[in-house]
Context: one part of a larger RNA
RNA sequence: GGCGUAUGGAGGAUGCCUAGGCUCUUGGAGGCGAAGAAGGACGUGAUAAGCUGCGAAAAGCUGCGGGGAUUGGCAAAUACGAAUUGAUCCGCAGAUGUCCGAAUGGGGCAACCCGGCCACGUGAAGCGUGGUCAUCAUGCCUAUGGCAUGAAGCGAACCCGGGGAACUGAAACAUCUCAUUACCCGGAGGAAAAGAAAACAAUAGUGAUUCCGCAAGUAGUGGCGAGCGAACGCGGAGAAGCCCAAACCAUGACAGUUACGGCUGUUGUGGGGUAGUAGGACUGUAAGAUUUGGAUACCAGGGAACAUGAACCACUUGGGAAAGUGGACCGUAGAGGGUGAUAGUCCCGUAAAGGCAACUUGGUAUUUGAUGGCAGUAUCCUGAGUAUGGCGGAGCAGGUGAAACUCUGUCUGAAACAACCGGCACCAUCCGGUAAGGCUAAAUACUCCCAAGAGACCGAUAGUGAACCAGUACCGUGAGGGAAAGGUGAAAAGUACUCCGAACAGGAGGGUGAAAAGAUCCUGAAACCAUGCGCUU
Numbered sequence: 001g002g003c004g005u006a007u008g009g010a011g012g013a014u015g016c017c018u019a020g021g022c023u024c025u026u027g028g029a030g031g032c033g034a035a036g037a038a039g040g041a042c043g044u045g046a047u048a049a050g051c052u053g054c055g056a057a058a059a060g061c062u063g064c065g066g067g068g069a070u071u072g073g074c075a076a077a078u079a080c081g082a083a084u085u086g087a088u089c090c091g092c093a094g095a096u097g098u099c100c101g102a103a104u105g106g107g108g109c110a111a112c113c114c115g116g117c118c119a120c121g122u123g124a125a126g127c128g129u130g131g132u133c134a135u136c137a138u139g140c141c142u143a144u145g146g147c148a149u150g151a152a153g154c155g156a157a158c159c160c161g162g163g164g165a166a167c168u169g170a171a172a173c174a175u176c177u178c179a180u181u182a183c184c185c186g187g188a189g190g191a192a193a194a195g196a197a198a199a200c201a202a203u204a205g206u207g208a209u210u211c212c213g214c215a216a217g218u219a220g221u222g223g224c225g226a227g228c229g230a231a232c233g234c235g236g237a238g239a240a241g242c243c244c245a246a247a248c249c250a251u252g253a254c255a256g257u258u259a260c261g262g263c264u265g266u267u268g269u270g271g272g273g274u275a276g277u278a279g280g281a282c283u284g285u286a287a288g289a290u291u292u293g294g295a296u297a298c299c300a301g302g303g304a305a306c307a308u309g310a311a312c313c314a315c316u317u318g319g320g321a322a323a324g325u326g327g328a329c330c331g332u333a334g335a336g337g338g339u340g341a342u343a344g345u346c347c348c349g350u351a352a353a354g355g356c357a358a359c360u361u362g363g364u365a366u367u368u369g370a371u372g373g374c375a376g377u378a379u380c381c382u383g384a385g386u387a388u389g390g391c392g393g394a395g396c397a398g399g400u401g402a403a404a405c406u407c408u409g410u411c412u413g414a415a416a417c418a419a420c421c422g423g424c425a426c427c428a429u430c431c432g433g434u435a436a437g438g439c440u441a442a443a444u445a446c447u448c449c450c451a452a453g454a455g456a457c458c459g460a461u462a463g464u465g466a467a468c469c470a471g472u473a474c475c476g477u478g479a480g481g482g483a484a485a486g487g488u489g490a491a492a493a494g495u496a497c498u499c500c501g502a503a504c505a506g507g508a509g510g511g512u513g514a515a516a517a518g519a520u521c522c523u524g525a526a527a528c529c530a531u532g533c534g535c536u537u
Stems, first nucleotide, its partner, number of pairs: 001536009015522001016487002020458002022455007029447002031154002039100003042055003046078001050074002061094006070082003105114003115133007135151007158189001159187005169176001173223001199206002210237005220228002241439003244383001248271010276417001278382004282376004291370012306354001308352001312327005328345002330334001336348003389411007398424001419434005474481002494521001497509004
C1' cells in the first nucleotide's frame, strides 16, 4: 500500500408521515373604481425586527344578533391590564380610513414639492385646519359662461370587432398549408354573438336563432399535391316573439305667400301603424275579452353567526388502550377528524329535526301602465345613391372556375304590388319569400373568486416556481430570469446539580423520558474518511 472484516465519523438515500399542491363535480358569484379601485409607501403594539391586522379614531371604534369564560394575533416570557354590569371570539350593518396610484388644483425622479378661492384658529402679516379647484362626452340654460349626468383605471378565462406573422407541412419551393392561429389594438357582458326568412326545399313539405349526436371524412374543393371539407335531412337540448320609418290625424316652431278666409314648405312632439294567404292608411261596423310589466303592503319559501343531537364498561399487556379477552348498548347517526397504538357508544362532529338579520324568490291584494276585431278595395304608404351591373378584392367547404350567394374600394344606377328578390352560369315555367331600420330570454362558452364535496392523482429531486415569511434570496442597466429550504417527543417533561476545562466551547457523571429521540434532533442506505484486527505485497 491492497483486499477483507469490525467499530465509528461523515452523508442524507429509503421507509413512514402531511401542513401543500393537481384534476374535477355540484351550487353560488361573475366584477371593483372619482362615494377614489387594483396595487403599494409610510405608520400603528408597554417592550416590536419580520409576517398578519389596522389607519393619526391606526392588532383597533359603534350598533344589532350569536355565544358564555376566559382574554390582550403569529409568539413564548416579563410587566401592566380587560372580563358574568357578559369580555375575547363569530355574523351582519356602520364609523374612521395618512400619502402614492386612473390620480383629477399645478408640478414631479410614485409615496414628494408648490398654489388659487371660501370658512375657521385670529385682528394684520405669516402659519395651520377643513372644504373646493383636472380633462373629455352628452343634455339643458339666462350661453366667451353656468348646471346636471356620464366616462376614465384595474381584472383569470370565455365573447365580438379591427389589424396580423413566421417557423412548420408540402419529404426542395412560389399557389397552398401552418391560420382567418400566435401576437397587437378597440369594445361588451355574466355570458357574448346570432335571431323572427327578400330562409330552406322540390311537385312533398319545413317554419327565428343557438348548441349537441348523426348525415360524413360523404358531396365537393385542391401545384386534383400536401391538404381543406360542407349542406339537405333525421334525432335531441331549449323554445318567444316583438318595436319603429311611411301613408293618415292632431298640434307647436320657423320660413314663404295671400284676395287676409287661408294655403304651401321645412322641422319638432303626440296619436296611428308594422305585413306576404300581402299588410296598413282610408270608408263602414262592432267590442272592452286576453296576455303582460313596474311600485307598495301582507303571507309563504330561501337565507349569517349559531344551536339540539343516541349509545361502554371490566380485566390483560403496555410508558400510554382505541389493541386482546369477556360481557353490553345506539343506529334516520358504522362520513370524517382528534385523543399517549387500530374508538359507532371519550372529544369535535355525523343522520335527523331547528333558528334568524340584511338580502332575496314566489303568491295574493291595491295601484299604475302596455297589449286588440269584422267587411269593403277607388286612392295613398310600405326603408335609394339603395338593389342591380362593370372593374379590383374579400368571405362562403368552394384556390376564378360554368361560379350562383354575401361584403365592398371604384364607376354606374332601377322598379313601386300588374312590383321586387331568390331557388349554384343563363332563359322560361313553377315554387319560396318581401332587402336596403331596430330589439329579443333559454338551451351554449369560461372560472381570478366563494361554499360543499370527490379522486385506481403527487407525497418534499414528486406535487404549483413556491408544504417553510417565495415570485422571496440571488442574478441582470433593463425587459427579464429565479432557487434551496418539511419531520425532537404523547407531553418541553428542552438535562436541576456536580466535576474536567480559560470557557456562554466541548465533554464526564447525574436527572427527564417508553426510548436521548438532545434541538445540525424520526428512520439513517451508499459514495468518502478514520481506527482496530486478519490475510497479503

RNAcentral holds the full RNA, with entries from ENA. The part of an RNA shown here (large-subunit ribosomal RNA, domain I) has 537 nucleotides and comes from a Cyclobacteriaceae bacterium. Its mean pLDDT, the model's own confidence on a scale to 100, is 83.